[in-house]
Formats: sequence, structure tokens, C1' cells
RNA sequence: CUCUUAUCAAGAGCGGCGGAGGGACUGGCCCGAAGAAGCCCGGCAACCGGCACGAAGUGCAAGGUGCUAAUUCCAGCAAAGCAGUAUGCUUUGGAAGAUGAGAG
Repeated sequence: CUCUUAUCAAGAGCGGCGGAGGGACUGGCCCGAAGAAGCCCGGCAACCGGCACGAAGUGCAAGGUGCUAAUUCCAGCAAAGCAGUAUGCUUUGGAAGAUGAGAG
């Protein structure tokens, strides 16, 4: 990097360093010197592994990841319904993305 598969409406700091950017992409709309990214600590979760309970399953949390503004912040393609001059609204599916596990 590619493929397969599962999940994505919950949860998580008024900490330290750091200094201007960040929310994948595009368009919006937001966050940010009352301090962004990043790092550390703390925390959340429980996908893999571990442990306990006979199995299913449930629980625990010191291991491997992951996550820690806003639903994956919203939409981006298609269908159905509603409304309708136009702009639109709702639902479902998909695409894209993220993360885990497995494979190449």
C1' cells in the first nucleotide's frame, strides 16, 4: 500500500510542555492567544490478547492498538416520500474516511 471483515447516535481533564493552527479531501459550518497541531501525564472504551465465571455469554483491565469539541460536525452519489416558482426538508442505501482483526 491492497484485499476481506466488524464497528462508527454512547464514553473520556478547568493538568504540564508547546507555541499557530486544526476539524482526511471538496463545499459549508465550526474550534483556536480565555491558547491550535504535536509530545507527556490523566481518562474513556473493550477490537485483539490475558484472567475469572462450566458453554453461549458476562465481568475485570496491569498487555497490543485505538479514542479523548460538534453523529464519521453536516453534505458530497442514488432512490423514495414531503413541500414547491426557485432555494429546500425527511428517510434509506451507497461512496469516501477512521479504527480493530485477519490475509497478501